[in-house]
């Protein structure tokens, strides 16, 4: 001097990602609640079941009429954290909803899969092709590598974020 490992700082990608307030239409003339009626003997406690427990009784179901929502999810707008941002698949433990099984919902563990955006088919989730998730195909983009090209620029193949860029740093051999 020059490579330059663990490791640290900093930053691209773009309809970018995630969270939160505030508004707005959908949900819906839907749940519920009053009233009157015919009938019937059960009905409710998140769904299905199972014994029990409690609670109520024209209760529940229909049919008229009258009043009448609300959350979750979408769209706008602002404000916050950020670039494995951040979704997802199984499993394991825990937990609220009377008890016992199993779902659901929450939440944390540790493993897999995905660079991101998007369009279609198929499948799920919901009130709903509004929205979201998953397998496949397919286009767009950003990086990185090899090839063409003198370089860049282009183009093709291909890989994946533990990536990649930039910079501190100096273990190590030479």
């Nucleotide at each position: 001097a020059a490579c330059a490992a663990u490791g640290g700082u900093a930053g691209a990608g773009g309809c970018g990602c995630g969270g939160u307030u505030u508004u707005u239409a959908u949900a819906a003339g839907u749940a519920c609640c009053c009233a009157u009626g015919c009938a019937u003997g059960g009905a409710a406690a998140u769904c299905a079941g199972g014994a029990g427990u409690u609670u109520c009784a024209u209760c529940u179901u229909c049919a008229u009429g009258g009043g009448a929502a609300a959350a979750g999810g979408g769209g706008g707008a602002g404000c916050c954290g950020c670039c494995g941002a951040a979704g997802g698949a199984g499993g394991g433990c825990a937990c609220a909803g009377c008890c016992c099984u199993g779902a659901c919902a929450u939440g944390u563990c540790a493993u897999c899969c995905u660079g991101g955006u998007u369009g279609c088919c198929g499948g799920g989730u919901u009130a709903a092709c509004a929205u979201c998730c998953c397998u496949g195909c397919g286009a767009c983009u950003g990086u990185c590598a090899u090839c063409a090209u003198g370089a860049a620029a282009u183009g093709a193949u291909g890989g994946a974020g533990u990536g990649c860029u930039a910079u501190c740093g100096c273990g190590g051999a030479u």